A computed fold for a 1769-nucleotide part of an RNA from a bovine gut metagenome, annotated as large-subunit ribosomal RNA, half A.
It matches the Rfam family "Bacterial large subunit ribosomal RNA".
[in-house]
Context: one part of a larger RNA
RNA sequence: GGUGUAUGGUGAAUGCCUUGGUGUCAGAAGUCGAAGAAAGACGUGAUAAGCUGCGAUAAGCCUCGGGUAGGAGCAAAUAUCCUGUGAUCCGGGGAUUUCUGAAUGGGGAAACCCUUAUAUAUGAAAGUAUAUAAACAGUAAGAGGAAGGUUUGGCCUUCGGGCUUUAAGGUACUCUUAUAUGAGACAACCUAGGGAAGUGAAACAUCUCAGUACCUAGAGGAAAAGAAAUCAAAAGAGAUUCCCAAAGUAGUGGCGAGCGAAAUGGGAACAGUCUAAACCGUCCUCCGCACCUUAUCCAUUAAGGUGGAUAAAGUGCGUGGGGCGGGGUUGUAGGGCUUGUUCGGUUUAGAACCGGGAAGUUACCAAGUAUCACAUUAGUUGAAUAGUCUGGAAAGUCUAACCAUAGCAGGUGACAGUCCUUUAAACGAAAAUGUAGAUACCUUCCAACAAGUACCUGAGUACUACUGGGCACGUGCAAUCCGGUAGGAAUCUGGGGAGACCACUCUCCAAGACUAAACACUCUCUGACAACCGAUAGUGAACCAGUACCGCGAGGGAAAGGCGAAAAGAACCCCUAACGGGGAGUGAAAUAGAACCUGAAACCGUACAUCUACAAGCUGUAGUAGCACUAUGCCGUAGCAAUACGGAAUGUGCGACUGCGUGCCUGUUGAAGAAUGAUCCAGCGAGUUAAUAGGCCGAGCAAGGUUAAGGGCUGAAAAGGUCCGGAGCCGUAGUGAAAGCGAGCAUGAAAUAUGCGAUUAGUUCGUUCUAUUAGACCCGAAGCCAAGUGAUCUAACCCUGUCCAGGAUGAAGCUUGCGUAACAGCGAGUGAAGGUCCGGAGUGUUGAACGUUGAAAAGUUCCUACAUGAGGUGGGGUUAGGGGUGAAAGGCCAAUCGAACUUGGUGAUAGCUGGUUCUCCUCGAAAUAGCUUUAGGGCUAGCGUCGUAAUUUAACCCGGGGGGGUAAAGCACUGGUUGAUGUAGGGGAAGCGACCCUUCUUCCGAAUUCAGUCAAACUCUGAAUACCCCGGCGGAUAUUACGGCAGUCAGUUCGUGAGGGAUAAGCUUCACGUGCGAAAGGGAAACAGCCCAGACCGUCAAUUUAGGUCCCAAAAUGUAUGCUAAGUGGUAAAGGAUGUGGAUUUACUUAAACAGCUAGGAGGUUGGCUUAGAAGCAGCCAUCCUUUGAAGAGUGCGUAAUAGCUCACUAGUCGAGUGAAUCUGCGCCGAAGAUGACUCGGGGCUAAGCAUACUACCGAAAUUACGGGUUGCAGAGUGAUUCGUCAUUUUGCAGCGGUAGAGGAGCGUAAUUAACGCAGCGAAGGUAUACCGUAAGGAGUGCUGGAGCGUUAAUUAGUGAGAAUGCUGGAAUGAGUAGCGAUAAGGAAGGUGAGAAUCCUUCCCACCGAAAAUCCAAGGAUUCCUAGAGCAAUGUUCGUCAGCUCAGGGUUAGUCGGUCCUAAGCUCAGGCCGAAAGGCGUAGGCGAAAGGGCAUCCGGUUAAUAUUCCGGAACUAUGUUAAGUGCGUCAUCACUCAGGGAGGGACGCAGGAAGGUAAACCGGCCGGUUAGUGAUAUACCGGUGAAAGGUCGUAGAUAGGAUUGAUAGGCAAAUCCGUCAGUCCGUUAAGUCGAAAGCCGAUGCGGGUUUGUAGCAAUACAAGCGAAGCGGUCUAACUACACUGCCAAGAAAAUCUUCGUGGGGAGUGCUUAAUAUAACCGUACCGUAAACCGACACAGGUGGAUGGGUAGAAAAUACUAAGGUGCGC
Repeated sequence: GGUGUAUGGUGAAUGCCUUGGUGUCAGAAGUCGAAGAAAGACGUGAUAAGCUGCGAUAAGCCUCGGGUAGGAGCAAAUAUCCUGUGAUCCGGGGAUUUCUGAAUGGGGAAACCCUUAUAUAUGAAAGUAUAUAAACAGUAAGAGGAAGGUUUGGCCUUCGGGCUUUAAGGUACUCUUAUAUGAGACAACCUAGGGAAGUGAAACAUCUCAGUACCUAGAGGAAAAGAAAUCAAAAGAGAUUCCCAAAGUAGUGGCGAGCGAAAUGGGAACAGUCUAAACCGUCCUCCGCACCUUAUCCAUUAAGGUGGAUAAAGUGCGUGGGGCGGGGUUGUAGGGCUUGUUCGGUUUAGAACCGGGAAGUUACCAAGUAUCACAUUAGUUGAAUAGUCUGGAAAGUCUAACCAUAGCAGGUGACAGUCCUUUAAACGAAAAUGUAGAUACCUUCCAACAAGUACCUGAGUACUACUGGGCACGUGCAAUCCGGUAGGAAUCUGGGGAGACCACUCUCCAAGACUAAACACUCUCUGACAACCGAUAGUGAACCAGUACCGCGAGGGAAAGGCGAAAAGAACCCCUAACGGGGAGUGAAAUAGAACCUGAAACCGUACAUCUACAAGCUGUAGUAGCACUAUGCCGUAGCAAUACGGAAUGUGCGACUGCGUGCCUGUUGAAGAAUGAUCCAGCGAGUUAAUAGGCCGAGCAAGGUUAAGGGCUGAAAAGGUCCGGAGCCGUAGUGAAAGCGAGCAUGAAAUAUGCGAUUAGUUCGUUCUAUUAGACCCGAAGCCAAGUGAUCUAACCCUGUCCAGGAUGAAGCUUGCGUAACAGCGAGUGAAGGUCCGGAGUGUUGAACGUUGAAAAGUUCCUACAUGAGGUGGGGUUAGGGGUGAAAGGCCAAUCGAACUUGGUGAUAGCUGGUUCUCCUCGAAAUAGCUUUAGGGCUAGCGUCGUAAUUUAACCCGGGGGGGUAAAGCACUGGUUGAUGUAGGGGAAGCGACCCUUCUUCCGAAUUCAGUCAAACUCUGAAUACCCCGGCGGAUAUUACGGCAGUCAGUUCGUGAGGGAUAAGCUUCACGUGCGAAAGGGAAACAGCCCAGACCGUCAAUUUAGGUCCCAAAAUGUAUGCUAAGUGGUAAAGGAUGUGGAUUUACUUAAACAGCUAGGAGGUUGGCUUAGAAGCAGCCAUCCUUUGAAGAGUGCGUAAUAGCUCACUAGUCGAGUGAAUCUGCGCCGAAGAUGACUCGGGGCUAAGCAUACUACCGAAAUUACGGGUUGCAGAGUGAUUCGUCAUUUUGCAGCGGUAGAGGAGCGUAAUUAACGCAGCGAAGGUAUACCGUAAGGAGUGCUGGAGCGUUAAUUAGUGAGAAUGCUGGAAUGAGUAGCGAUAAGGAAGGUGAGAAUCCUUCCCACCGAAAAUCCAAGGAUUCCUAGAGCAAUGUUCGUCAGCUCAGGGUUAGUCGGUCCUAAGCUCAGGCCGAAAGGCGUAGGCGAAAGGGCAUCCGGUUAAUAUUCCGGAACUAUGUUAAGUGCGUCAUCACUCAGGGAGGGACGCAGGAAGGUAAACCGGCCGGUUAGUGAUAUACCGGUGAAAGGUCGUAGAUAGGAUUGAUAGGCAAAUCCGUCAGUCCGUUAAGUCGAAAGCCGAUGCGGGUUUGUAGCAAUACAAGCGAAGCGGUCUAACUACACUGCCAAGAAAAUCUUCGUGGGGAGUGCUUAAUAUAACCGUACCGUAAACCGACACAGGUGGAUGGGUAGAAAAUACUAAGGUGCGC
């Protein structure tokens, strides 16, 4: 270390439980709100953080009821209270009810701020407090009231009209008052206005999805619809709505996908009405006419008078208009009007008598009231048991009782009718509310007929054209209905409709309105139920959950239950600093101890048994040595038994060693694969449901079968049961396009023809299989669309602020000199321009390195760019998703961009990938064809399976009959091809002077001929096989037909025949076949496809196949004959070789061969040429002759060339075979690879190699033998039977490999019903185990556990996991590994403490110092302080410490900031626009803690605050009093308030110079010091400071100022401003502005020192005394945007001053002094960071101010002061 057992830890599965959910039913209710809602904020308790309750009357107050003994919520404890004078508690009613919110006095960043008026209280007043009122819209009333129009008069006129004026009228509008009107919230349902896309159509556009999702408006308890200008069809119905059917029909439709009625029938529920008009009455009004009265004028008359005109009032009539009342409301037309007739009942009639009827508070049709009854909101009564046993406990067991209109349910220490709460039944309300009920009062309504007349019966309507929408109906032949635009009727002798249109007929009466029920839904309340869940389930939420947490936001969104009957929750003791533990005690139990029921697995330990240190691998399986243990059975003994002991055997654990043996899943032709997936364990996790259609099976009825919606009864019940309900559906008859006909029909002129039929079985329900439509087996996109949320990042813009050390260069202009006729030009100076230069802050980021599980989700270090500009930056704002913004990169728009994010449509779609959970039995494929925007997908066929039916049909074999054009062969055709012949022809030659021509020819040579050949697209021929037909045989798992259900459409190796390729491929495409696929076993070492052979199971049997027999390793070291010598065997070619065996041919050879040895190998000649030379031997040509036994003008070596050596050839010697060649067996060379042999499987082999022949043996899951199982068939028996058959027993025969797939039979899980059972003497669950079954599985027993569980029969399903980069939780591995976050640095001593590298103190050291110091703003929100406590967690270590935990404390303002003003912008009364939501926008308002405006400084003090407290010294506003002074006093020039006019506020950038304070430095002065040595001062150290305010008005800046008069402008007015005209002063500064300095402030402050007290001391506190307190240099700020220059020309409003108008108004303004008042909010702390933004105690980011010294130009850089720090291993 492995395995096993035991025992623990960890962990939280399992079991049991349920307070919480889910679904359904019934009833109720269906709103709340300006009388302030919903929803919240903040408060409220004796102590109080959260929840609950409540609201300053605050876990509550009053009252009326109920109820009864305790109570002060969850929720303990202590304290204190309440309660029989009735508390707490429950119910009805009432009171209170802060602030926000529609939010409503104004504002606003919701829960806050600021006003006005009146009243009251208080105050001297200013003021303060309380109460009430104050929004907008609508309605009503009242008051006022334009412009325009009408009217009167006047003036002017271009004759168009204009100007002015008067009156009536009362409009728009304004104001006042009143108002229980509206607004806003709310789950679904409803109506309306707008209105997608993913998707489907296998693409897509009409179409579909779908009028869906979504947005918006509005209403109600329901909404909507609704009493026919409706449907129908020759018959009729009679408003609407909903259900069932009609019907997936008629239709519609790229006639695709799809969409899809209605009439009618059956039911639920039922309910009908009112107006307009005609006509009548009445009132008002305009106009007209007539009459009358009065007035005026005119005319007339002598007068009276008369007449006329005008005006006013009145009367009557008429037309028109309007209001009210009556009347009237329809289609067979009705009504009006005119005329005429008639009360009703009783009674025979008359007389007489009597007098009504109907309806009702939802329409019609109207206000209702009271009483009773019932119901709801608290409640009350309510029967009946004892003992025994076990036990901690009885409700369990046993025995014996009782009640029951109550045996529902829950609880009680285990399971309770009789213990408790309940239950059946009965009863009950002071108060409030409701009612479909009853009664009474009350309220309302109420004639008919006949004739005549032609008065009425809904107009920009109907309808038409064009164009849309909606109707099931997509423009179609398209009716009907509703819009837009343009036209535009009729009037009952009329009009609409009946699916174009017309006619006939039928039917109805539009253009006005109301209307219950049946139908939809459930945020909510009450009651009940469940073959619903039971803590990974059920709501997201059983628990303080829409919480924690994430996100800017919209939005997203968890985890987390259990001690026990009862806390009896462990007193006390011991160890420990504590945590924790051990005893004791409680309890039935503590391994029930709060990390608590049970307590599995992964994982981590401990003990024991066994194995393991020369040993290789899917970790097992088969065998087996050894070691250890052993009762469950058996036997024996003892015993009545339980049981005990002993024995043989058995069983168990480990197991050296041996044989065999490459995981699982997926996906593939093919996986151990180095192809996918899984770290491990536990839990969860995938073919469901509905409708429709088809099939098998089962059941009922049967020429019939069956009901649907709905209803009745029963029932506690919507469950269940039962009965109605026949509307409808299917079938009973077909055929035809149809009319139609009909056992026939159609075709046709017809048929004896042809097609389809007829000679019968269906239908309803249930299980199951399949299809279609739905998400449809589960998980998975990128995307599309809708509505919203985001500009705290970033882009651009707008408003308002702010920043840029230092140095350099030196444009224009100007001045001046020279110069020019004058310019020009040149020089010098001055000057200070610039998208100028160098370089810091700042901003950016070119390069490199590092970093890359970082310090950092973009950084660090070094280098680097710009750095007065198109510059950087803060704060406030604007622009929003097909949109913005963009100096443009498709960049950026919150770590997201070629279209953000969130939610929804949505379970989008996915011909694609992955996954898909128990068992056994039978059969068993395909990888092919055709078509396919098809090729990895589909459909049909092929091949499988199951069922039914049929026949003897199938394969094989035999016989008979056929056609063929392949292999082969051939050359007869077609085409190619070789040789011969050599014609025609060509070439050449000769003759010829030449040509023609002739001749010759060793040359070439078509066709033909002869000979030889080749062919997939040649055939004069032509098989074997194959195929077809016929007849036999063949009887099975075969064949055929029909029906249900599939899978398969990627194939692959090998052999053979072919094509492509290279007669390459483990290549590719066909054909035939075997295998694999889907096949195990044996052989080939290993090895899907090769060889043998097809595994139902068992056997320690037998025989063989392929292949083998020396060992590994079963079987021959077998027999016989040869071969090989190469380890050939045990890789390979061309080529090579005197390897060797066999066969054959041929040559030489005793006339002496071949080889060896000895000798010769010569002369012409150095052949000629060439060459420098070439002599046999560089090269070219020639290659002769001679001598000889033989010898080349030379076979090689060699030389510069010769020479030299050799060979051929010859002779001698030797003495028998020697050569050459061909065929063939086995061998040799050719033969080089990377870790190491490594091409026999190894050892090894000379056979154990090769060849031939023979014998024996081994060898498989083959075959055989024996036993068993199962399926099929056949036979026999038995039982049952619905007579179809089924079950079972047995015999025989045959079968039983299997993926996709088909069929069959079972196991198990959860729940329900019934019956029967088990259980505290111990259920489920867990754990161990040697039993049973063919399997899934099932028992028994021990231990644990402590309360439920099972069997049988049937039913129902959230029913079975190992894989889905699955989900959730837990635990491993990596690993005690990486890391511990700037390399600025620590060391020592002492202290504290249980414990110290880390805490405290001291000393030394180191680092920053334009910061790593100090102060503000933002942001954060208690982090601040503690002379209080603590260390579990947090802190990358530690910790006694802390920004951690607990407790307590801390933020003090008239002057600082807000509060006031306005900017961009936002919001906007009225207004304009828009489908709705809403958009724009005026007045007004809001809007800046960096703009404008505005009053405080110094010192001291606390643990923690200070411009806030204290001391001193100031200032501002408002009031009062006093003094002084000005103006005014009766109607207005005092003064004041509101609004207005005017001034002012009020503004850029760059540059340089002057004055000048702080600060700093130098000098002086004051005080102190002299160290280890020297030095005693000219050395060193410290100090030398001082505000606001008041006074003063300097340096300086500024060129206009003052005054008088007039005044058509400043929306009215003005004494103001402006304008004009005068006078005076001034550029030598009158006035105005104005730093600084001086003086006061300051008797203070100030080093040091003395004394006292406390203390060991350091030191602290108190008191007293108290030095110098000056000069200079340089110079931020400031004077001041003052000056100069430049072009880009540089906010608004208020405070303030002044003027008059309107209101108030008699006293009042100003100055000085005294005095009073000055509310509210912020104020702690961090703030270049450990407290902000970055997930962190993070090397990043973060605006402004101060910014010492030395060196230096400097804010660079280096060192350093004050101050801070050493970066938490």